[in-house]
Model confidence (mean pLDDT): 86 of 100. This is a predicted structure of a 1568-nucleotide RNA (small-subunit ribosomal RNA) from a marine sediment metagenome.
RNA sequence: CGGAGGGUUUGAUCCUGGCUCAGGGCUAACGCUGGCAGCGUGUCUUAGACAUGCAAGUCGAGCGGGGGUUGGUCUCAUAGGUUCCCUUCGGGGGAUCUAUGAGAUUUCAGCUCUAGCGGCGGACGGCUGAGUAAUACACAGGUAACCUGCCCCGAAGUGGGGGAUAACCCUGGGAAACCGGGGCUAAUACCCCAUGUGGUGGUAGGAACACAAGUUCUUACCACCAAAGGCCCGUAAGGGUCGCUUCGGGAGGGGCCUGUGGCCCAUCAGGUAGUUGGUGGGGUAACGGCCCACCAAGCCGAUGACGGGUAGCCGGCCUGAGAGGGUGACCGGCCAGAGGGGCACUGAGACAAGGGCCCCACCCCUACGGGGGGCAGCAGUCUAGAAAAUUGGGCAAUGGGCGAAAGCCUGACCCAGCGACGCUGCGUGGGGGAAGAAGGCCUACGGGUUGUAAACCCCUGUCAGGAGGGAGGAAGCCCCGCCGAAGGCGGGGUGACAGUACCUCCAGAGGAAGCCCCGGCUAACUCCGUGCCAGCAGCCGCGGUAAUACGGAGGGGGCGAGCGUUGCCCGGAUUCACUGGGUGUAAAACGGGUGUAGGCGGGCUGGUAAGUCGGGGGUCAAAGCCCAGGGCUCAACCCUGGUACGGCCUCCGAAACUGCCAGUCUUGAGGGGGGCAGAGGAGAGUGGAACUCCCGGUGUAGCGGUGAAAUGCGUUGAUAUCGGGAGGAACGCCAGGUGCGAAGGCGGCUCUCUGGGCCCUUCCUGACGCUGAGACCCGAAAGCCAGGGGAGCGAAGGGGAUUAGAUACCCCCGUAGUCCUGGCCGUAAACGAUGCUCACUAGGGAUGGGAAGGUUAAACUUUCCGUCCCGUAGCUAACGCGUUAAGUGAGCUACCUGGGGAGUACGCCCGCAAGGGUGAAACUCAAAGGAAUUGACGGGGGGCCGCACAAGCGGUGGAGGACGUGGCUUAAUUCGAUGAUACGCGAGGAACCUUACCCGGGCUUGACAUGCCGGUGGUACCGACCCGAAAGGGGAGGGACCCCUAUAUGGGGAGCCGGCACAGGUGCUGCAUGGCUGUCGUCAGCUCGUGCCGUGAGGUGUAUGGUUAAGUCCUACAACGAGCGCAACCCCCGCCCUUAGUUGCCAGCAGCGCCUUAUGGCGGCUGGGCACUCUAAGGGGACUGCCGGCGCAAGCCGGAGGAAGGAGGGGAUGACGUCAAGUCAUCAUGGCCCUUAUGCCCGGGGCUGCACACGUCCUACAAUGGGCGGUACAGCGGGUUGCGAAGCCGCGAGGCGGAGCUAAUCCCUGAAAACCGCCCCCAGUUCGGAUCGGAGGCUGCAACUCGCCUCCGUGAAGCUGGAAUCGCUAGUAAUCGCGGAUAAGUACGCCGCGGUGAAUACGUUCCCGGCCCUUGUACACACCGCCCGUCACGCCAUGGGAGCCGGGGACAUCCGAAGUCACCCUUACCAACCCUUACGGGAGGGGGGUGCCGAGGAUGGACCCGGUGACUGGGGCGAAGUCGUAACAAGGUAGCCGUACGGGAACGUGCGGCUGGAUUACCUCCUU
Repeated sequence: CGGAGGGUUUGAUCCUGGCUCAGGGCUAACGCUGGCAGCGUGUCUUAGACAUGCAAGUCGAGCGGGGGUUGGUCUCAUAGGUUCCCUUCGGGGGAUCUAUGAGAUUUCAGCUCUAGCGGCGGACGGCUGAGUAAUACACAGGUAACCUGCCCCGAAGUGGGGGAUAACCCUGGGAAACCGGGGCUAAUACCCCAUGUGGUGGUAGGAACACAAGUUCUUACCACCAAAGGCCCGUAAGGGUCGCUUCGGGAGGGGCCUGUGGCCCAUCAGGUAGUUGGUGGGGUAACGGCCCACCAAGCCGAUGACGGGUAGCCGGCCUGAGAGGGUGACCGGCCAGAGGGGCACUGAGACAAGGGCCCCACCCCUACGGGGGGCAGCAGUCUAGAAAAUUGGGCAAUGGGCGAAAGCCUGACCCAGCGACGCUGCGUGGGGGAAGAAGGCCUACGGGUUGUAAACCCCUGUCAGGAGGGAGGAAGCCCCGCCGAAGGCGGGGUGACAGUACCUCCAGAGGAAGCCCCGGCUAACUCCGUGCCAGCAGCCGCGGUAAUACGGAGGGGGCGAGCGUUGCCCGGAUUCACUGGGUGUAAAACGGGUGUAGGCGGGCUGGUAAGUCGGGGGUCAAAGCCCAGGGCUCAACCCUGGUACGGCCUCCGAAACUGCCAGUCUUGAGGGGGGCAGAGGAGAGUGGAACUCCCGGUGUAGCGGUGAAAUGCGUUGAUAUCGGGAGGAACGCCAGGUGCGAAGGCGGCUCUCUGGGCCCUUCCUGACGCUGAGACCCGAAAGCCAGGGGAGCGAAGGGGAUUAGAUACCCCCGUAGUCCUGGCCGUAAACGAUGCUCACUAGGGAUGGGAAGGUUAAACUUUCCGUCCCGUAGCUAACGCGUUAAGUGAGCUACCUGGGGAGUACGCCCGCAAGGGUGAAACUCAAAGGAAUUGACGGGGGGCCGCACAAGCGGUGGAGGACGUGGCUUAAUUCGAUGAUACGCGAGGAACCUUACCCGGGCUUGACAUGCCGGUGGUACCGACCCGAAAGGGGAGGGACCCCUAUAUGGGGAGCCGGCACAGGUGCUGCAUGGCUGUCGUCAGCUCGUGCCGUGAGGUGUAUGGUUAAGUCCUACAACGAGCGCAACCCCCGCCCUUAGUUGCCAGCAGCGCCUUAUGGCGGCUGGGCACUCUAAGGGGACUGCCGGCGCAAGCCGGAGGAAGGAGGGGAUGACGUCAAGUCAUCAUGGCCCUUAUGCCCGGGGCUGCACACGUCCUACAAUGGGCGGUACAGCGGGUUGCGAAGCCGCGAGGCGGAGCUAAUCCCUGAAAACCGCCCCCAGUUCGGAUCGGAGGCUGCAACUCGCCUCCGUGAAGCUGGAAUCGCUAGUAAUCGCGGAUAAGUACGCCGCGGUGAAUACGUUCCCGGCCCUUGUACACACCGCCCGUCACGCCAUGGGAGCCGGGGACAUCCGAAGUCACCCUUACCAACCCUUACGGGAGGGGGGUGCCGAGGAUGGACCCGGUGACUGGGGCGAAGUCGUAACAAGGUAGCCGUACGGGAACGUGCGGCUGGAUUACCUCCUU
């Protein structure tokens, strides 16, 4: 016993901070779905309107009547009996009795019904939440200021009398509702008298209590005040019971008062006239200004009055760890209300939901005269709304009213019905079951998954269904029996729910599953569709052709008769922070001070006991929560019992702390005395320098100004210079992170007045203190008013420049202003962005002032106050702060709570104005921020490289042509490459082919691969011939092969034909990819492990100082090592050596041939040799090794030697990565697309088109040249579908020819420039060769479109190329030719080769690129970045606004219903009582009138709130609008703040301020 966090600002990080999610809860609603049961719950909106029925009556044991009925009674009739009388003896009559029937009932009795009188109850119960911020509620108290029907207890009584009145009868009016008149009558109705236990009042005493007003008790006397009867038993007496009266008490219920507590707005700050109090009175059950008269002038308020808004309050409920926050459905307590408003009556109780009166609104009836009505009771209806039930059953239970009781009434209540609205329980089956079925989905085609899931087999039987049984809730009460004094016991009767719960049986898996989600948060992934569309979305965000994020599907996750969504509350949110936050830079310290209220407050002693602490008592209803136990099969639900924390009241106790009272102290604070420093303040005076102006002198052609200029000034003499004068403003040096002041601020000197501080002394007071809401005062600059002043400077303004523009920056002028006096303003980056005070917590240093020690004076030491730097602990998000705290504590104040809107609007206050203070909302965003990190960038800095510049040489850009590209054109001009890093690139070679493009003609299992099925011997194959441009189509004829065996008219294969699967695609996506490549860049960088530092990103290592081509090496260092790069290892060239010697070489030897007189020369021709050259294999050589200098070292400079030096020259080699760089058309490849075509074949055309533009080249423009002739010297290579010699032909291209060569052998092969000689003579030429004409050659099936070459002729542009731009640092540039690749041919291109062979580099300021360090940053798709404002367009909310409309309360005046109260009138109204013996009078009642008040109505002005409004103001938002470039890097004029003026706009400028400014230099200081 109790506390979890996550997503989202960034490239990343830490912090701040908002938004958002996961949880729980609803009187819910909506969407999809829905089996059963129990318990709960159900108009949150219209306190809107209501049809109909029901919801409050009961008592006949209070009373008189009435109706019904029964009995009795009476009458009549009939019959009979008895009896009497009369008799015409037939009979008649009377009385009486019985029976039957009928009638009556005035009188009697019983039962029953009941309109009225009367009593009690309709003030409870039920509903609702409008109003109410306090007349309410909650908790605790008070009432000595009160009431209380029915009930309980106690005391005492209940006697006598009287007069009325409903009903009823008669009668009148009215449609009705109902009303009037006359007459009769009763009571538990009403009245009087008596009695007085008592009560009340008065008078006079006593006692107790109390501070008192007073209360209680008590004594005596006086006055006043009661009553009702009914029923039962009984003949009666009497008794019983229910009542009645007076008093006391109780229980329960109320009234009133007090304290405390619980909402928002101060943009509501003052409110108040019965207001506050008093005296007297009225009124009430009672206190009271509740009401009235008079008197006084009070009373309330920042501890929030008054006003406005909102709201029933509480127990509780939800949430939360708690504190708290939210809430006030159901249940319970209280309050308030009953269509809106007012009023009283009755009563114990009401100002009364189903009572009354009046006004208003509405509805209904009406005969128009007048009436009736009030569901916020239960059902139900309409309306409103997202939204909530039956016009049910029963009084059986519980409870209530009445009654003596039976009983009656009871929409309270108990039940049932409806709604998944909530909570709870149960079920929809369990076990087995792999060929892991089918189907679906996915697939790397193997398979995987759905999935033991299903089927199938074996079981079970809840719920629902059928059948049977069947409660408890029931006891009171009534009836019966027994006993009894009351009463008790036993039996029987009484159930809406309900034939329900429950029990048993039957049958059979049979009837019963959905919803949401699957990008992260957050649990769950694939396919298809879609293509920034459609859509999703709680936040971040998804979707622009492979979307786990949209839609569908399969699969999965979650919950489950539900699941999601929406709304609301708490939580998370320590995000209003009491628990439990902050304010240097994130939002936030008032610009500064003095001080009011308030808050807080030094040492000691005594007292007190308010706070505080301990203990006791009371209370905080029940329900709920919690704990324990129990009951429904469990649970939900219900029952019983119980505890704690805590609140308030009260009693007792304690006295440490706080408070209070009293006393005392000196350390806090203040004062006295003595010194000291200072730009502290105010006033008066005064000084010099500079400046401008004026006068005069000298003097002359300019001055001034700028990046450069111009405007301006100047020959009427400027500037310069000298002298004189005038004026205003500011005070150089001293001067310093100096000093003073609260801040703003203060600076020549002198005087006067004046504030504060520090030090020393320890003499005085004795806590006198700290802070400080309001308040008051001060408060830079700008600005305002009035008056002065005006030198310089200088908003605005004018002019000149700059510029695309330049409303700016720069320049020349210049007005307000700047200055003074007086008065306003009250704001600043008013900053240390750091409130004030006190205490405590390492040091070191610097500096100003004082004191002490020391000294001649100092230095120095100690100490107090100030100021500055570094720094320990500690703090901080970091930066940083650090005894001058941003550390540790205490006190008080101010302020903050996401960004924008906005310091705006409205309101109020202040101001002359400008404006200031206070200060929102709608709407909108998912951030806005702080510090630090890594990069990138800078019109920042430092260092350093590179043909980067410079220095040079030659080019390009101009011409003609070639090639490529763009563009245009086209049927097509196929496609790709596009700054550097595309453009003689893919192309190392397009006439057809190539070829991918276009037109046309054709083919479809295809030009090509593999597999399967079927067919096929006249099959495959060949194929004359026909059509055709070909492809292709047709086709006579000819005509096979392999294997097996059982040898056949057999089977199989190949081939072919048909079909199926598939082939094929230079179709798309290089933004799905592999591979390859370009570029930064041959740049010197890029990283890792461990350690260390930092919360972290990250840093260190890799920084510093040197050095290098180099992160090369050295030194140093919290780093020590290591990897990829650099270098080296590899290749070529340069020197040497070794090995080897043909096809190479041949010095020497021999031979041969040729030339030659000799001799000799020539020819490697032969032998021979391999010495040399060479060839091609191996090795050596160079390492700063040696010397000198410098340096710690690394290394650098110089030298020697050497073929070669400090990397010898060149190549190959390209780190981590960047550019979504390039390529799907080399190839490969995912996905998508085409399938008689986007495939394939063929013919022809196109890729070659041309008004243009660009790139790369060629040839030139000429004399360092051109032409002609002659003479030399290479290297790399290539060659058998080839190179092709000699010889011959042709002017030539070339042809004929074929030797030799598969090649150190033969061939291509003549190198060219050069050199020698001759010509040309500066000319569009003997330069230049384009173009065109003609004639040829070659290749090829074919040169028309569209090849190359030759010859003859033609002879264009071009005379060195604007802006701009390229290459190159040595065997290089330049120049000269040669070779090769490219399947015939086609080379000015490309790849190679050699020949000749320069110039220049001072240097690193500048351009470009790069590297390192550092700095700033608002950049991070990274400066081709970011970003501001006007304007234009769309949407949205909002301020102002002539007004218009509505609402609200208050005020003034008038009118004024009902009604209470007061007064008056009325005896033409009336019973009781009094007087009067009648009559009459009085009291009282009734009626009328007047007055106050009064709901409401009317009028008026003012105020508040809301809606709307032409127009207008700004604001927000809105993928690609316009203008500029303000800000971020020194943002190209540092920025920003306040203010003023100006300007399309951002903004500019002036004045003052700030650093939250880069950079350079200097000074000072600090650290080590």